A computed fold for a 155-nucleotide RNA, annotated as glmS glucosamine-6-phosphate activated ribozyme aptamer. Rfam family: glmS glucosamine-6-phosphate activated ribozyme aptamer. The family's RNA type in Rfam is riboswitch. The prediction has a mean pLDDT of 76.
RNA sequence: UCGUCUAAAAAAGCGCCAGACCCGGACUCCGCAUAUGGGUGACGAGGCGGAAAGUGAUCGAAAAUUCGGCGGAUGCUUUCCCGGGACGCGAAACCCGAAGGCUUUGGGAAAUCCCUUUGGAAACGAAGGGGACAGAGACAAAGCCAUUCGCAAAU
Numbered sequence: 001u002c003g004u005c006u007a008a009a010a011a012a013g014c015g016c017c018a019g020a021c022c023c024g025g026a027c028u029c030c031g032c033a034u035a036u037g038g039g040u041g042a043c044g045a046g047g048c049g050g051a052a053a054g055u056g057a058u059c060g061a062a063a064a065u066u067c068g069g070c071g072g073a074u075g076c077u078u079u080c081c082c083g084g085g086a087c088g089c090g091a092a093a094c095c096c097g098a099a100g101g102c103u104u105u106g107g108g109a110a111a112u113c114c115c116u117u118u119g120g121a122a123a124c125g126a127a128g129g130g131g132a133c134a135g136a137g138a139c140a141a142a143g144c145c146a147u148u149c150g151c152a153a154a155u
Stems, first nucleotide, its partner, number of pairs: 014071004019067001020040005026034001043060003049081007082097004088151005100145007113130007
């Protein structure tokens, strides 16, 4: 360093590395090449009722290999199931996994950057401090709009 087995724990914008790129020594007179050892390979925000199928699985920041892939996945679409959301009740429709639709407004992202510390021979890794800037969704506030059937009640 690799393989197999066993056990345990963790993560879900998460993990991994056969290509690629970078570093080292070996080889060589030198270089190339080669094999070998090592390194890099996504910055946060947001996100889970269950099953099946499909799908290049949301949002921006940045501009770097954040290339190229593999695996996984809480996304989206359709169908079914479970439990629910307004009105006195029930159903359809709509909607949600905490609940009708539209519009407007609102709120300390992180990396990049700057300054340090630390591990490594190197590529590079791990931390701390400083200052700034998103979008989607959700939430909050305000405004506008909001279907049908049956029953009950009242007139």